[in-house]
């Protein structure tokens, strides 16, 4: 910073991405080096090696092996060596490891006047004089072994005794000093020490070689002081839990004694009764801390792995010994485990280096070296010894570095892979050619890590010495475990790229396959036949010897907010007061200086980071200065602010006094309406209830009325967004008692102020206890309606309660959904309650204090909103919130008689839930308006025949579409056969049909007897051409054929993959758009009001101007008239002719026909209206307010219809889903619906005469006249390509008869016969004519269509497609012609505004709960099975201490005898493991219970969202299959 809640916006808020980091792991891959780093899990077992030894110059003793000599007996060397023993220093350091440990730990700063320190410096002093032992040795026993036991003999730097005492220790005493319990001087006196070793020499002394001397060094004994390391106290800091609130008996504290290097309850007697704790004690869980490490702009957060500091542990619990110090590779005990064993016994202890075995994603080599580095132990040194250490293996674990070639090199090569078939792309890549030599391979060659000990030479110093020794002298000489790198030659592009990912985020796309499958996915979501999201492929885009995943940590996340958020509606203000700690606090002056500032000085180990600057060819990495180390602490200073003390002060708060309003509380008493019941009168058939009943009451007299009476419960009018109360609440009137609050105006007290964890009171209905009381109302309950049901709403009864007492409960939409208090900040208005001014008074003004409302600016706020009563500005204190859900639920805990409150999780699950506010959509929400929408007419249609079309059903198929309006006489303006798409059979395969390439032929194409067959097709006698060129018997070429292959075809599939066309909402007035202003946005506004219109037409108005696209209007038809023009058409006037006729000459007059014009525009009058538009009425006019009809269909909806008109992407078929042919089929019939025709009759029906149209067709026609058939028709053909002829008779009408209300002279269906026509062909399956036949039907049931004038209704006429027709259809034309409404209550549908939504696939929406099913985690539970903790009691190891010590015993004392002192060994207190008893915690398991979350399509209802159909919802209580109903109080969301 991004994606993600929506149709879309803003806001909240969660989720998740992109960073970096790791002791990692897994997956593909992998060329090289360099610097790190590698058992994080089982503190599981552990096999084998090694990892503390050393010292002969501390002692004593003292080998062999080999070799030499030998007199063969031995002897020398080896050797005083090895090995072992006493002794001494070391083993307490170095190594590993994080179980315990939340403080007996760390860190950081302190103290030690409470201490210790081996080895080491420095310095003083001294080191005398004697003594008894023991191991090893040797001999013995005893044991399997480990290993012990007797006897004997020996040494020391072992070990004892005396002396001696510079210091030191102690005691006394007398001084200095110190802030302290400390230092320090002088005198007395006690007690208490020690070892030798060597090397040299020969001055000394002893001595002939030397040592008991000498000198050197080493050691030794006291002390003092360093120097380095410890002990111990102190302060501060350093996890989570209150679902742990109390804990503690040596527990606080003192006196006395012990203990300790040393303070102390550390231990002990005893005395007192105390400490700690909400600034979190005590319990539980977790956890080694730290310097750093990751990450962050920082602050923070996480972490503690290598490296360094400190701790704590060594198999697990005790304990003590030795020592300066104490216990991984030391002793003892106990327990578990493992191993040996002769079974009697023993033995061990890798959380050292390697390795092993098990568990686990998961961590390496039983490697070298130490006469190599660096350190350590011992030594006088040599040197030994060292898994510390240094190498060096392994592992891409990590970090860094170089490689995997460098230049040229387009026909843009092949192949791949995309195509729109041109081409792109892959790609200068690559083939080629010059090149290069890191790297690699193989040889070879110089050098570093080496400085040293020692050794020899020499020098200076010691000294008697030229020795010895000293000296980081000097100079030569001596010493490499391991190893890259470094230098050369040689050889050759040769041996060296991979992995993620390409839908947004996020850089990077096409093709295939697949087909909600398979599968991806970090979040959102792909994937149901064209998937840039799966797989594969090309390409492409990130990193690179790595790349991805996984997992964990910072960050992003201002998503715990100290920097740095919030709580009116999104989570969030505690129901409300009073008040403790605590937090916070008016003014002045002094004082202190605690906090604060600031110099400074100590200290913040090293390493790290940082910064400069060197060393490795660079880098990592390493090395040097530097700076930092934001802390702590000690000192010095300032004193403004806060704290702290002391003096005032009155502006905060608080009394005093004078008036004041009020349903504030409490508690006793009165009243009147009115219900109801009882009596009792007057009265007679009903009352009563609903939407409509009906259960109920009523002739035993209600209901209605009058009088009198009982009882209860609640107070009309006043009454108000008016009072009062902290809130719950508070309402008749009167009394007593109370508590608060206003104003005024002095006085007086002097910061007493505020808030407010805990705590304590006060809380509305519902609801509990007990006792009373009950009028009316009413949970439950019955009972009657409503309903599919109706455990509901109506209805009629009703019982707790609902009142009242005492007591409990303590919750509610306990709300302004809005803590409390202080101060500040625009204006307007109203009410209530007080006061000054002004006034005679009243009303009225003006100013002021408090209250309660309303409008509204700034400003805040996401928006709505809010706005001196803040949700502004600031300031104190408190309470709360951190995504939904699960869930206010489980536990635990506490209150309560209960019901149930308070407090109060997690497992798992979702990507949201959510607030405000748009724009639509909807409403059994509202207003306003329209339509054949309804009413009012007028005629259908649903009953019947039949015709058509459809669904079913059936069928070898009944070929497919079309399915609510908007399918259903629809595609089909024509289905015997063609059609045709279906089925059955029979057939062809480059094809019925189009190009094209290649090969053949070209006596080829073509025509065909003839045979088989239903035909198609299959054979096939035979006959038989063209074109063009040339060296014209024929050669090449074409057309045509034929064969083969591209390809043809396909009404096969995908209208949900697509153009076009069309319906529909609808000929409904609506959709928009630019600028503009408004709004954080979406959005609005323009398009809303007001008026009017057929209409978003017009007019006003107006932050809006303005335009498109629709409406109107240009076009066409048609009504009136003009001009023009006069055949085919017209015929008054001449003329002329016939049975008759514009029939003929003529005419343009009229009809007419068709161009071109006129004409109607609220133009004009009066009226209403806003001086508009506009509307009424009326004049004129053929026509009047759009004249009357057509075409003409806005942005859009329905993924509407249609791949079968036609085009078309994809997909499928290809000797068949193509094609051809013959025959059935689309015309089947129980039944259902839907358009229609004919009809049921008298406004008719038959017969007869008669009159009158428009519009249209006609050449494979139309077809007169005329003859033939009853008639269909058929003969024959005049005339006509048509304003000339034909079709063509219009029919309803209108004269006139008959028919008389019936199943008819209705009504015509079916049936039988017998014709006609068309057509190769009417059998399935065609119209038509004639006799005959003569059904059903008597006006239609719920329902329903369709129509406002030339309109319904009614008549007939014509065309289209067509050989013919099943046409009663569709399309047009004309006759004749109503009737009804001037309304908008209701149904439908529609359009503006507005409202309300939890709807956006839009109410055919959304959505609850039960019940069934699966699955998943939880909770409870009879039990059972383990862990962890403390008490209590038992028994009590090894030990330490006391205490005894009759036995034992070398050093001293004693002639002895004893005797000092010592030991065995017993008791005693303590005591670990163990045992036993109750408990506490915390796991696993768990019959069975119980809710919960999930899961395209189950089942019952419909409880919310709209007035959701009873308005919802909060608390409470009943009551029900479920959602939920119904009582009470309460809130508007």
């Nucleotide at each position: 910073g991004g994606g993600u809640u929506u149709g879309a916006u803003c806001c909240u808020g969660g989720c998740u991405c992109a960073g970096a980091a790791c002791g990692a792991a897994c997956g593909c891959u992998a060329g090289c080096g360099g610097a790190g780093u590698g058992g994080a899990u089982u503190a599981g077992g552990c096999a084998u090696g090694c990892a503390a030894g050393u010292c002969g110059a501390g002692c004593g003793a003292g080998a062999a092996a080999g070799u030499c000599c030998u007199u063969c007996g031995g002897g020398g060397c080896g050797a005083g060596u090895a090995a072992a023993g006493c002794g001494g220093c070391g083993a307490a350091c170095g190594g590993g490891u994080g179980a315990g440990u939340a403080a007996u730990g760390c860190a950081u700063a302190g103290a030690u006047g409470a201490u210790c320190u081996a080895c080491c410096c420095a310095a003083a002093u001294g080191a005398u004089c004697g003594g008894g032992a023991u191991a090893a040795c040797u001999g013995u026993u005893c044991g399997a072994a480990a290993g012990a036991g007797c006897a004997g003999a020996u040494a020391a730097u072992a070990c004892c005794g005396g002396a001696u005492g510079u210091g030191c220790u102690c005691a006394a005493c007398a001084g200095a000093u110190u802030g302290c319990g400390g230092u320090u001087u002088g005198u007395u006196g006690a007690a208490g020490a020690a070892a030798g070793a060597u090397a040299g020499c020969c001055u000394c002394u002893g001595u002939u070689u030397c040592a008991c001397g000498c000198u050197g060094u080493c050691g030794c004994a006291u002390u003092u002081g360093g120097a380095g390391g410890g002990g111990u106290c102190u302060a501060u800091g350093u996890g989570g839990u209150a679902u742990u609130a109390g804990c503690u008996a040596g527990u606080u504290g003192g006196u006395g004694g012990g203990g300790u290097a040393a303070u102390g309850g550390c231990c002990u007697a005893c005395c007192a009764a105390g400490g700690c704790a909400a600034u979190g004690a005590u319990g539980c869980c977790u956890a080694g801390c730290c310097g750093g490490c990751c990450u962050g702009a920082g602050a923070g957060g996480g972490u503690g792995u290598c490296c360094g500091g400190c701790c704590a542990c060594a198999c697990u619990g005790g304990g003590a010994c030795u020592g300066a110090g104490a216990a991984c590779u030391g002793c003892c005990c106990a327990g578990a485990c493992u191993c040996c064993u002769a079974c009697g016994g023993g033995a061990g202890g890798c959380u050292g280096c390697a390795g092993u075995c098990g568990a686990g994603a998961a961590u390496c080599u039983u490697c070298c070296a130490c006469u190599a580095a660096u350190g350590u132990g011992c030594g006088a040194a040599a040197g030994c010894a060292u898994g510390a250490u240094g190498g060096a293996g392994c592992g891409a674990c990590u970090c860094c570095g170089c490689g995997u070639g460098a230049g040229g090199g387009a026909u843009g090569a092949a192949g791949g892979c995309c195509u729109u078939c041109g081409g792109g792309u892959u790609g200068u890549a690559a083939a080629c050619c010059u090149c290069u030599g890191u790297u690699g391979u193989a040889c070879a060659g110089a050098g570093a890590u080496a400085a040293u000990c020692c050794c020899u030479a020499u020098u200076g110093g010691u000294u008697a010495a030229u020795a010895c020794c000293c000296g980081u002298g000097u100079a030569g000489g001596u010493u490499g475990a391991a190893u890259u790198g470094c230098u050369g030659u040689a050889u050759g592009a040769g041996g060296a790229a991979g992995c993620a990912c390409c839908g947004g985020c996020u850089a990077a796309a096409u093709a295939c396959g697949u087909g909600c499958c398979a599968g991806c996915a970090g979040c959102c979501g792909c994937g149901g036949u064209a998937a840039u999201a799966c797989g594969u492929a090309u390409g492409g885009u990130g990193c690179a010897a790595g790349c991805g995943u996984u997992g964990u940590u910072c960050g992003g996340a201002a998503u715990c907010a100290c920097u740095g958020g919030g709580c009116a509606u999104a989570a969030a203000g505690g129901g409300c007061g009073c008040g403790u700690a605590g937090g916070u606090g008016g003014a002045g002056a002094c004082a202190c200086c605690a906090g604060u500032c600031a110099a400074c000085u100590g200290u913040g180990a090293a390493a790290u980071c940082c910064c400069u600057c060197g060393g490795c060819u660079c880098a990592a990495c390493c090395g040097a200065g530097g700076a930092a180390c934001u802390g702590c602490a000690g000192c010095u200073g300032a004193u403004a602010c806060u704290a702290u003390g002391u003096c005032u002060c009155u502006a905060g708060a608080g009394u005093a006094c004078u008036g004041g309003a009020g349903g504030g509380g409490a508690g006793a008493g009165u009243g009147g309406a009115a219900u109801u019941c009882c009596u009792g009168g007057u009265g007679g058939a009903g009352c009563g209830g609903u939407g409509a009943a009906a259960u109920g009451c009523g002739u035993a007299g209600a209901u209605a009325u009058c009088a009198g009476g009982a009882g209860g419960a609640a107070c009309g009018c006043c009454g108000g967004u008016g009072g009062c109360g902290a809130a719950a609440g508070c309402g008749a009137c009167u009394c007593u008692c109370u508590g608060g609050c206003c104003a005024g105006u002095u006085a007086c007290u002097g910061a007493c102020g505020c808030u407010g964890a805990g705590g304590c009171g006060c809380g509305a209905a519902a609801g509990c206890u007990a006792g009373g009381g009950u009028a009316g109302c009413a949970a439950a309950c019955a009972g009657g309606a409503u309903u599919a049901g109706a455990u509901a709403c109506c209805c009629u009864g009703g019982u707790a309660g609902u009142c009242c007492u005492a007591g409990c409960c303590g919750u509610a939409a306990a709300c302004g959904a809005u803590g409390g208090c202080c101060a500040c900040u625009a204006a307007g208005u109203a009410g209530c309650g007080g006061g000054a001014c002004u006034c005679c008074a009243a009303a009225g003004g003006u100013c002021u204090c408090g209250c309660u409302g309303c409008c509204g600016g700034a400003g805040c706020u996401a928006a709505u909103g809010u706005a001196u009563u803040a949700a502004g500005u600031g300031g104190c204190c408190c309470g709360c919130c951190u995504g939904g859900g699960g869930a206010g639920u489980a536990u635990g805990g506490u209150c309560g008689c209960a019901a149930g409150g308070c407090u109060g999780a997690a497992a798992c699950u979702c990507a949201a839930a959510g607030g405000a506010a748009u724009u639509g959509a909807c409403g059994g929400g509202g207003g306003c308006u329209c339509a054949c929408a309804c009413a009012a007419g007028c005629g259908g249609u649903g009953g019947a025949g039949c015709a058509u079309g459809u669904u079913g059903u059936u069928u070898a198929a009944u070929u497919c579409g079309a399915u609510g309006c908007a399918a259903c006489g629809c595609g089909a303006a024509g289905a015997a056969c063609c059609u045709u798409a279906c089925c059955u059979g029979g057939g062809c395969u480059u094809g019925a049909c189009a190009u094209g390439u290649a090969u053949g032929u070209g006596g080829u194409a073509u025509c065909a007897a003839u045979c088989c067959g239903a035909a198609a097709g299959g054979g096939g006698c035979g006959a038989g051409a063209c074109c063009u060129a040339c060296u014209u018997u024929g050669u090449a070429g074409g057309a045509g054929c034929a064969u083969a292959c591209a390809c043809a075809g396909g009404u096969a599939u995908u209208g949900c993959a697509c153009g076009g066309c069309u319906g529909u909402c609808g000929u409904c007035a609506g959709c928009u758009c630019g600028u503009g202003u408004c709004g954080u946005g979406a959005g609005a506004u323009g398009u809303u009001g007001g008026g009017u219109u057929a209409a978003g037409u017009c007019c006003c108005g107006u932050a809006a101007c303005g335009a498109g696209c629709g409406c109107a209007a240009c076009c066409c038809c048609u009504a009136u008239u003009g001009u023009u023009a006069g055949u085919u058409g017209c015929u008054a006037a001449c003329a002329g002719g016939u049975a008759a006729u514009g029939c003929u000459g003529a005419g343009g007059a009229c009809u007419c026909u068709a161009g071109c014009g006129a004409g109607a525009c609220u133009g004009c009058c009066g009226g209403u209206g806003u001086u508009a538009a506009a509307c009424c009425g009326g004049a004129g006019g053929a026509a009047g307010g759009c004249g009357g009809g057509g075409a003409c269909g806005a942005c859009g909806u329905c993924a509407a219809g249609u791949c079968a008109u036609c085009a078309u992407g994809g997909u499928c078929c290809u000797u068949a889903c193509g094609c051809c042919c013959a025959g059935g089929g689309c015309u089947a019939c129980a039944a259902a619906c839907g358009u229609g025709c004919u009809a049921c009759a008298a406004u008719g029906g038959c017969a007869g005469g008669u009159a009158c149209a428009a519009a249209g067709g006609g050449a494979a026609g139309c077809a007169a006249g005329a003859c033939c058939g009853c008639g269909a028709g058929g003969u024959g053909g005049a005339g006509c390509a048509a304003a000339u002829c034909c079709c063509a008779a219009a029919a309803a009408g209108c004269c006139u008869g008959c028919c008389c209300c019936a199943g008819u002279u209705c009504g015509g269906a079916u049936a039988g016969g017998a014709g006609g026509c068309u057509g190769c062909a009417a059998c399935u399956c065609g119209c038509c004519u004639c006799c005959u036949u003569g059904a059903a039907g008597u006006u239609g049931g719920a329902a329903u269509c369709g129509c406002u004038a030339g309109u319904a209704a009614u008549c007939g006429c014509a065309g289209a497609u067509c050989a013919g027709c099943c046409a009663u259809g569709c399309u047009g034309c004309g006759g004749u012609g109503a009737a009804u409404g001037u309304g908008u209550u209701c149904c439908u549908g529609a359009g503006c505004c507005u409202u309300g939504u939890a709807c956006a696939c839009a109410c055919c929406g959304c959505c609850c709960g039960u019940c069934a099913a699966g699955c998943c985690a939880c909770c409870c539970a009879a039990a059972u099975u383990g862990g962890u903790c403390g008490c209590a009691c038992c028994c009590g190891u090894a030990g330490u201490c006391a205490c005894a010590g009759a036995c034992c015993c070398a050093a001293c004392c004693g002639u002895a005898a004893g005797g000092a002192g010592g030991g065995a060994u017993g008791u005693g207190c303590c005591g670990a493991a163990g045992g036993u008893g109750a408990g506490a915690u915390u796991g696993g398991u768990g019959a069975g219970g119980g809710g919960g979350a999930c899961u395209a399509a189950g089942u019952c209802g419909u409880a919310a969202c709209a007035a959701g159909g009873u308005a919802g919802c909060c608390g409470u209580a009943g009551g029900g299959g479920a959602a939920c109903c119904u009582g009470c109080g309460g809130c508007u969301g």